Notes: This is a predicted structure of a 76-nucleotide RNA (transfer RNA) from a Thermoleophilaceae bacterium. The source organism's lineage runs through Bacteria, Bacillati, Thermoleophilia, Thermoleophilales and Thermoleophilaceae. Its Rfam family is "tRNA". It is annotated as a transfer RNA. From the family's description: Transfer RNA (tRNA) molecules are approximately 80 nucleotides in length.
RNA sequence: GGGGGCGUGGUCUAGUGGUUAGGACGCCGGCCUUUCAAGCCGGAGGUCACGGGUUCGAUCCCCGUCGCCCCUACCA
Numbered sequence: 001g002g003g004g005g006c007g008u009g010g011u012c013u014a015g016u017g018g019u020u021a022g023g024a025c026g027c028c029g030g031c032c033u034u035u036c037a038a039g040c041c042g043g044a045g046g047u048c049a050c051g052g053g054u055u056c057g058a059u060c061c062c063c064g065u066c067g068c069c070c071c072u073a074c075c076a
Base pairs, nucleotide, nucleotide: 001072002071003070004069005068006067007066010025011024012023013022018056027043028042029041030040031039049065050064051063052062053061
């Protein structure tokens, strides 16, 4: 250089063109317990990487950029 994949709360991850984006761990509060842990209930926490386009409507489709990973070629 060429090709492919991925980017979603602090972490891991599901998700689909259509009302307030779901789960687990973690965090906070409460219940329970002599206390802790476990368990149960509730809560906070997301520019869905960034920009543009298509569409009545985009986290989802298309293009570009950035970052990460894999394969491959070349130089040393």